[in-house]
RNA sequence: AUAAUUCUUUGGGGAUUGGUGAAAUUCCAUACCGGCAGUAAGUGGGGAGAGCCCAUCAAGUCUGCGAACUUCCAAUAGGAAGCCGAUUGAGUGAGAUUCUCAAACCGACGGUAAAGUCCGGAUGAGAAAAGAAGAAA
Numbered sequence: 001a002u003a004a005u006u007c008u009u010u011g012g013g014g015a016u017u018g019g020u021g022a023a024a025u026u027c028c029a030u031a032c033c034g035g036c037a038g039u040a041a042g043u044g045g046g047g048a049g050a051g052c053c054c055a056u057c058a059a060g061u062c063u064g065c066g067a068a069c070u071u072c073c074a075a076u077a078g079g080a081a082g083c084c085g086a087u088u089g090a091g092u093g094a095g096a097u098u099c100u101c102a103a104a105c106c107g108a109c110g111g112u113a114a115a116g117u118c119c120g121g122a123u124g125a126g127a128a129a130a131g132a133a134g135a136a137a
Stems, first nucleotide, its partner, number of pairs: 005133006015030001017029003031117002033107002035065004042056005060105002069082005087103005109120003
């Protein structure tokens, strides 16, 4: 210094807007929001130098995952399987669905005047992140 493993902590944002109406944060108009990991040409450092090395940052729509939802098993706790939304055009360049510009699009279940934004399951669960402990060799 390194691994299995164990423990602790952290771990989701957004309308007191206008209109119609008996009633809508649900309709219409306008506004607003974007979980986790990967991947980039940014930033800092190393290096003679590079597209190399190290650290860090970087996508709601790419890839993978979580949650939710469905089915089955189970007395329960829980387990297994399934399902799982949405982007194009232009520009630069060796390299970009990630940068810049422009125009779009998407958002579980239950409740209720039809909900991404309200209330509820949820003081829940969780991808994962950080920290601590860690035998022999």

A computed fold for a 137-nucleotide RNA, annotated as FMN riboswitch aptamer (RFN element). Its Rfam family is "FMN riboswitch aptamer (RFN element)". Gene Ontology term of the family: FMN binding.